[in-house]
Context: one part of a larger RNA
RNA sequence: CGCAGGAAGUUUGAGGGGAGCUUUCCCUAGUACGAGAGGACCGGGAAGGACGUACCUCUGGUGUUCCGGUUGUCCCGCCAGGGGCACUGCCGGGUAGCUAUGUACGGAACGGAUAAGCGCUGAAAGCAUCUAAGUGCGAAGCCGGCCCCAAGAUGAGACUUCCCACCCCGAGAGGGGGUAAGGCCGCAGAGAGACUAUCUGCUCGAUAGGCCGCGGGUGUAAGCGCAGCAAUGCGUUCAGCCGAGCGGUACUAAUCGGCCGAGGA
Repeated sequence: CGCAGGAAGUUUGAGGGGAGCUUUCCCUAGUACGAGAGGACCGGGAAGGACGUACCUCUGGUGUUCCGGUUGUCCCGCCAGGGGCACUGCCGGGUAGCUAUGUACGGAACGGAUAAGCGCUGAAAGCAUCUAAGUGCGAAGCCGGCCCCAAGAUGAGACUUCCCACCCCGAGAGGGGGUAAGGCCGCAGAGAGACUAUCUGCUCGAUAGGCCGCGGGUGUAAGCGCAGCAAUGCGUUCAGCCGAGCGGUACUAAUCGGCCGAGGA
């Protein structure tokens, strides 16, 4: 820009893409078959491998924004207690998120048309013949079926709901203007993200921060007391601290606002 009014939402699916794998074991059955050795078709069931998709409950990883331990040195006047630097100084753990080695699920079933192949009926050619007319089966393959995209599918589809038929110029086509539903700008943001987009909110408000509670992680703070010459231990104390998680709460910030947007050939 188009889709012959303007919007919001929900869809149909022309068309396109993805997936399509396989092993072992058990039963049928030591049956059919076979002198024996061996050993099935058909059918049913159970474990796997690789691959793929999604997810983070579990098992782990990461987690330089959380907690603790500890070495050297400098600083906060000293002690105590802390801070900086040394690869995050080193080390032990670890929430959210992100993850695989973790968890769940998938390949199919089924239908249609077929290939090789196997038939039925059957002449040409009194026989025979699956083929010439006709007709039935038959593949991990083909078309569907499963998953994803999809009406710029200009052949521009469908459904539901919302907004109304304004004013001026013009013979008309059309042009201009203020609005409606609605949208955009702006702002707080994340379940989204390179930007954009998407999504959640904007005081008629829980969108982010703060605060409160909970979860969760560290692992028992400081100070004081007690014991010990001391290092240190014990008590107060399952303490103290605490990022991203889950709730609550207008304390802070989303102020005030602006613009666009139909009149139906």